[in-house]
RNA sequence: GGAGGCGUCGAGGUGAUCGCUGGGAAACCAGAGGAAAGUCCGAGCUCCACAGGGCGAGGUGCUGGCUAACGGCCAGUCGGGGUGACCCGAAGGAAAGUGCCACAGAAAACAGACCGCCGCCGGCAACGGCGGUAAGGGUGAAAAGGUGCGGUAAGAGCGCACCGCCCUCCCGGUGACGGGAGGGGCACGGCAAACCCCACCUGGAGCAAGACCGAACAGGAGGCGCGUGGCCCGCGCGAUGCCUCCGGGUACUGGGUCGCACGAGCGCGCCGGCAACGACGCGCCCAGAGGAAUGAUCACCAGCGGGCGAGGGCAACCGGACCCGCGACAGAACUCGGCUUACCGGCGGCUCCGACG
RNA sequence: GGGCGCUUAGCUCAGCGGGAGAGCACUGCCUUCACACGGCAGGGGUCGCUGGUUCAAUCCCAGCAGCGCCCACCA
Numbered sequence: 001g002g003a004g005g006c007g008u009c010g011a012g013g014u015g016a017u018c019g020c021u022g023g024g025a026a027a028c029c030a031g032a033g034g035a036a037a038g039u040c041c042g043a044g045c046u047c048c049a050c051a052g053g054g055c056g057a058g059g060u061g062c063u064g065g066c067u068a069a070c071g072g073c074c075a076g077u078c079g080g081g082g083u084g085a086c087c088c089g090a091a092g093g094a095a096a097g098u099g100c101c102a103c104a105g106a107a108a109a110c111a112g113a114c115c116g117c118c119g120c121c122g123g124c125a126a127c128g129g130c131g132g133u134a135a136g137g138g139u140g141a142a143a144a145g146g147u148g149c150g151g152u153a154a155g156a157g158c159g160c161a162c163c164g165c166c167c168u169c170c171c172g173g174u175g176a177c178g179g180g181a182g183g184g185g186c187a188c189g190g191c192a193a194a195c196c197c198c199a200c201c202u203g204g205a206g207c208a209a210g211a212c213c214g215a216a217c218a219g220g221a222g223g224c225g226c227g228u229g230g231c232c233c234g235c236g237c238g239a240u241g242c243c244u245c246c247g248g249g250u251a252c253u254g255g256g257u258c259g260c261a262c263g264a265g266c267g268c269g270c271c272g273g274c275a276a277c278g279a280c281g282c283g284c285c286c287a288g289a290g291g292a293a294u295g296a297u298c299a300c301c302a303g304c305g306g307g308c309g310a311g312g313g314c315a316a317c318c319g320g321a322c323c324c325g326c327g328a329c330a331g332a333a334c335u336c337g338g339c340u341u342a343c344c345g346g347c348g349g350c351u352c353c354g355a356c357g
Numbered sequence: 358g359g360g361c362g363c364u365u366a367g368c369u370c371a372g373c374g375g376g377a378g379a380g381c382a383c384u385g386c387c388u389u390c391a392c393a394c395g396g397c398a399g400g401g402g403u404c405g406c407u408g409g410u411u412c413a414a415u416c417c418c419a420g421c422a423g424c425g426c427c428c429a430c431c432a
Base pairs, nucleotide, nucleotide: 001353002352003351004350006348007347008346009345012301013300014299015298016297017296018295020031021030022029023028033329037340038339040338041337042336043335044334045206046205047204048203052233053232054231055230057202058201059200060199061198062076063075064074065073066072077091078089079088080087081086092197093196097195098194099191100190101189114137115136116133117132118131119130120129121128122127145163146162147161148160149159150158164186165184166183167182168181169180170179171178172177210258211257212256213255219246220245221244222243223242224241225237226236227235248431249430250429265284266283267282268281269280271278272277303326304325305324306323307322311318312317358428359427360426361425362424363423364422367381368380369379370378375412383399384398385397386396387395405421406420407419408418409417
């Protein structure tokens, strides 16, 4: 100088004035985020049987662990990329079955023979016919193990060595897997983000859930089942009942109160663990609106960028005071754990590569 | 706040993973005195965008962007 991980902060701080929301009798106290977002997953909570059986449908997919749970996180394995720190991976099964592989090419999965090579026959020859071959050429994303030596008429796992593949056994590891020994000439092309198979998971709806109070109005028609979003069974309720449609009414959150702010909560210390995370101790209370608060102005200080430039330095360059400009993405709406996306920038510590001393 | 759906030519829409299409519209020519109708020919595409799977993507998968629809209570 360049690069790669990890952690963390983020309407910069302080003061003054004027306001807003909630709590409180008052003094006073508290008042957006790391993503509050997208609504992509997983839960809590509520109602329907606190949820049952079968079929169907959907999701996940290397191994082990963490967690309330997860498609998340941590650690590892394998494959790929990078000189490296490190990064990326929807990474089960194609010797259960079905399907697809366009064009080109002779042939695309029961292999096959266009050019070529070789043998035999015919012919003076050019060449033709029959047969062998799959090394070489050509086509293609992909051509039926690869390289080399031997071998042969030419060739070929035809034989051999190494690599790859398959089978068996041993060792290490919880496991994915790794290492080794022996055997087999090799049988099994690709696609499962095609159907499918295997393993595991999933009942549905969502705070406009749901409970209570309450103003106003006008009922009518159809159906027989309904119990929320596939079907069948089962279970529960049911005829002054329920469902659908049309019509009517509504108090400015399309009424009020609860749900709704103590929670898988936050901070610090310490212990276990490589880590994710967990146990223990102490301390703290931290927004709850409803046309929807959390703001505006000024001053000073700090940060970044640019300009001028006293001065310093052999030089590249550094540079006080001063002037101008900038400060992002965005904004709670029942609540958490993640993922993804957006974002001017700042800070801490670690690692790698290169150059110089 | 919550739950769904759509995006292909100027417009309305098709499109079993292999050639991007139809109707209307547009342009030129023929027909007519002229226009319309009709006939012939032709042009026009980031298949919303970015990645991934695959030999190959409008199609399959993921993430963004834009547009649209539906959900209150009482009786």
This is a predicted complex of two RNAs, RNase P RNA and transfer RNA, with 432 nucleotides together. The coordinates come from a structure-prediction model, not an experiment, and the mean pLDDT is 82.